The part of an RNA shown here (large-subunit ribosomal RNA, domain VI) has 263 nucleotides and comes from a Candidatus Dojkabacteria bacterium. The full RNA is in RNAcentral, with records from ENA. The coordinates come from a structure-prediction model, not an experiment, and the mean pLDDT is 84.

[in-house]
Context: one part of a larger RNA
RNA sequence: CGUUGUAAAUUUGAGGGAAGUGGCUCCUAGUACGAGAGGAUCGGAGCGAGGUAAACCUCUGGUGUACCUGCUGUUCUACCAAGAGCAUUGCAGGGUAGCUAUGUUAUUUAGGGAUAAGUACUGAAAGCAUAUAAGUACGAAGCCUGUCCCAAGAUUAAAUUUACUUGUUGCGUUCGCGCAACGAAAAAUCCGUAGUAGACUACUACGUUGAUAGACACUAGGUGUAAGUACAGCAAUGUAUUGAGCCAAGGUGUACUAAUUGA
Numbered sequence: 001c002g003u004u005g006u007a008a009a010u011u012u013g014a015g016g017g018a019a020g021u022g023g024c025u026c027c028u029a030g031u032a033c034g035a036g037a038g039g040a041u042c043g044g045a046g047c048g049a050g051g052u053a054a055a056c057c058u059c060u061g062g063u064g065u066a067c068c069u070g071c072u073g074u075u076c077u078a079c080c081a082a083g084a085g086c087a088u089u090g091c092a093g094g095g096u097a098g099c100u101a102u103g104u105u106a107u108u109u110a111g112g113g114a115u116a117a118g119u120a121c122u123g124a125a126a127g128c129a130u131a132u133a134a135g136u137a138c139g140a141a142g143c144c145u146g147u148c149c150c151a152a153g154a155u156u157a158a159a160u161u162u163a164c165u166u167g168u169u170g171c172g173u174u175c176g177c178g179c180a181a182c183g184a185a186a187a188a189u190c191c192g193u194a195g196u197a198g199a200c201u202a203c204u205a206c207g208u209u210g211a212u213a214g215a216c217a218c219u220a221g222g223u224g225u226a227a228g229u230a231c232a233g234c235a236a237u238g239u240a241u242u243g244a245g246c247c248a249a250g251g252u253g254u255a256c257u258a259a260u261u262g263a
Stems, first nucleotide, its partner, number of pairs: 001153001005164007015150004021049001023047005033038001050108003054105003060101004067094005072087006111145003118138004167182006189263002191207005212258003215254005221247003228241005
């Protein structure tokens, strides 16, 4: 921009895409078959390898340069103590959220339809025969469905529900109306707080009739017993206060701050 009034929702599904795999064990059964050696079809039960750029993070791990702790050198905070900067994140040990696989979960298909090779029924031409000529039936991991995803720009532009509107002016008129400009309503956008979204845009949540983000409180979780003080020890250090102190992205709550007013 179109879909022929404007808009907000919910659908249908033309069409397109994804998936589709393989093996082993047991039962049937040491049966059928076979002199024996050996050894099934069909049918049933179980296992899980691979695939699905599948989904997810409870568990097992990884990462986690914004969290905690330990340690070295050096400079600084006058000094002690305690800290800060720099040294690859200074090095080392752990680690929340998020992301992630090697982790977890799901699926990898029953059924239906039309068929291929093939197998048949009835049956003439051609008194027989013949699955075919008329007619009828079966038959595959394949085809069409069935499962999942996208999908009305499907220009054949679909459907349903709901909201609002059908005004003013000018021109034309076959007096039915048509065209142009302007406006109203519903609604949307701008703007702001953000993230389950994200390069931008878009999308999604919210904007005081408010928990959208920050802050604060509590909490999950991480680290691992802070500083100060007291005591013990000549001291290094230890013990008590103390599962302490500190804490990022998690959860719950609270309008304290910012989402004002408006166009």